[in-house]
RNA sequence: AAGUUAUCAGGAAAGGCGGAGGGACUAGACCCUGCGAAGCCUUAGCAACCCUUUUGAAAUAAAAGAAGGUGCUACAUUCUACCCCGAAUUGGGGGAAGAUAACCU
Numbered sequence: 001a002a003g004u005u006a007u008c009a010g011g012a013a014a015g016g017c018g019g020a021g022g023g024a025c026u027a028g029a030c031c032c033u034g035c036g037a038a039g040c041c042u043u044a045g046c047a048a049c050c051c052u053u054u055u056g057a058a059a060u061a062a063a064a065g066a067a068g069g070u071g072c073u074a075c076a077u078u079c080u081a082c083c084c085c086g087a088a089u090u091g092g093g094g095g096a097a098g099a100u101a102a103c104c105u
Stems, first nucleotide, its partner, number of pairs: 001105001003103006013043005021032003026081004044073003049069002051065005077097001082094004
């Protein structure tokens, strides 16, 4: 880097450095931001994918947990873009794309 599978409900922030952008990409909209963006560091936390323990003959089962590997901690995969249904200014579903994890080449 490609592929497969699962999930995308909900949850959880302070400080230091930094100094203008950020919310994945393109365009538009919307929003956050000198009352300090991105990024880096520290500490704390959330969650429970891997994981740990127990039950169980076993499971792709159930319950509990959080030491470790990841991940995450404005709002929201923010909306529109492609398709379908509805509607006709409005709504819903899906796809694509993306994110995360585990496995695999």

The RNA shown here (SAM riboswitch aptamer (S box leader)) has 105 nucleotides and comes from Robertkochia sediminum.
The sequence was found by an Rfam model in a public genome assembly.